This is a predicted structure of a 347-nucleotide part of an RNA (small-subunit ribosomal RNA, central domain) from an uncultured bacterium. Its mean pLDDT, the model's own confidence on a scale to 100, is 89.
Context: one part of a larger RNA
RNA sequence: CUGGGCGUAAAGGGCGCGUAGGCGGUUAAUUAAGUUAGGUGUGAAAGCCCUGGGCUCAACCCAGGAACUGCGCUUAAUACUGGUUGACUAGAGUUCGGUAGAGGGAAAUGGAAUUCCUAGUGUAGAGGUGAAAUUCGUAGAUAUUAGGAAGAACACCAGAGGCGAAGGCGAUUUCCUGGGCCGAUACUGACGCUGAGGCGCGAAAGCGUGGGGAGCAAACAGGAUUAGAUACCCUGGUAGUCCACGCUGUAAACGAUGAGUGCUAGACGUCGGUGGUUUAUCCAUCGGUGUCGCAGCUAACGCAUUAAGCACUCCGCCUGGGGAGUACGAUCGCAAGAUUAAAACUC
Numbered sequence: 001c002u003g004g005g006c007g008u009a010a011a012g013g014g015c016g017c018g019u020a021g022g023c024g025g026u027u028a029a030u031u032a033a034g035u036u037a038g039g040u041g042u043g044a045a046a047g048c049c050c051u052g053g054g055c056u057c058a059a060c061c062c063a064g065g066a067a068c069u070g071c072g073c074u075u076a077a078u079a080c081u082g083g084u085u086g087a088c089u090a091g092a093g094u095u096c097g098g099u100a101g102a103g104g105g106a107a108a109u110g111g112a113a114u115u116c117c118u119a120g121u122g123u124a125g126a127g128g129u130g131a132a133a134u135u136c137g138u139a140g141a142u143a144u145u146a147g148g149a150a151g152a153a154c155a156c157c158a159g160a161g162g163c164g165a166a167g168g169c170g171a172u173u174u175c176c177u178g179g180g181c182c183g184a185u186a187c188u189g190a191c192g193c194u195g196a197g198g199c200g201c202g203a204a205a206g207c208g209u210g211g212g213g214a215g216c217a218a219a220c221a222g223g224a225u226u227a228g229a230u231a232c233c234c235u236g237g238u239a240g241u242c243c244a245c246g247c248u249g250u251a252a253a254c255g256a257u258g259a260g261u262g263c264u265a266g267a268c269g270u271c272g273g274u275g276g277u278u279u280a281u282c283c284a285u286c287g288g289u290g291u292c293g294c295a296g297c298u299a300a301c302g303c304a305u306u307a308a309g310c311a312c313u314c315c316g317c318c319u320g321g322g323g324a325g326u327a328c329g330a331u332c333g334c335a336a337g338a339u340u341a342a343a344a345c346u347c
Stems, first nucleotide, its partner, number of pairs: 004318003007301002012315001014201004021194003025088007033081002035077008049065006091191001092188003095184005103177007110154001114150008125136002162169002206247006215241002220236004258314006266292011296303002320347003329340004
């Protein structure tokens, strides 16, 4: 490099938008670039291959042929690919009417709980554990009642449920806003798919500046446990967790399964529509989400119309284990570090 692969053995980019590129629906005409056929020129010689000949044979040498699978020119063909022109509507999109939703952003509001503060009642314990102790409490705790403050999270509803490209999203109301699905006719007329670079989004932790800080809680301190206990358990407790703006750019970022299109038995749930029947059920159909299961596939497990089946297009990635996702270099970052990414050596 090729063959072969990427759910679990090495291997799908965390996710999207999109540039170049690659690939691309039906039909007519035209062109003849690709393609195909013929002709012609060239494709040095030697060598290789074939035939014959010369050294006594051979190596070697000589002659002829074939070959040189290529390229140029030219003539022709027009099925396919491409170019140009015209037409179409099955792809794609627009319009109209509905519809479900924790989709996103901003603001306002709410109740329960927790902690703290003040006051009342009240008295000796409370708390915690396997058992204890550290701890709190006669300066009146715990318990209980009333009032107040603060921050964070939103019980029930809640579901194998819904929405989102992914990360993710859950109190209520209002405003702004993205996408999906269904039904209908009209319109545009291939406007499509994928996507190297690029750009954007991207949990948690972490970082910068300024706020905030109830609860929880890395670090830390103490008490236990233990042979020890830098832990598990307990009492405290600071960063952090929260908000605004900026950075970081990584995760078992998982369905460990890239995107798109077409085709391929069924059965049973569930969510959102539409139509028929009917008045609460059934049937049909479109879109999502699940469980089982045939063919087929798979090393097996299993997957199975939401494929890991049968095919096509495009991208990413793999090539024995360790060394190593490391060193060096480069780019990015405030830093932490991230991305790209070897070799010696060794088994």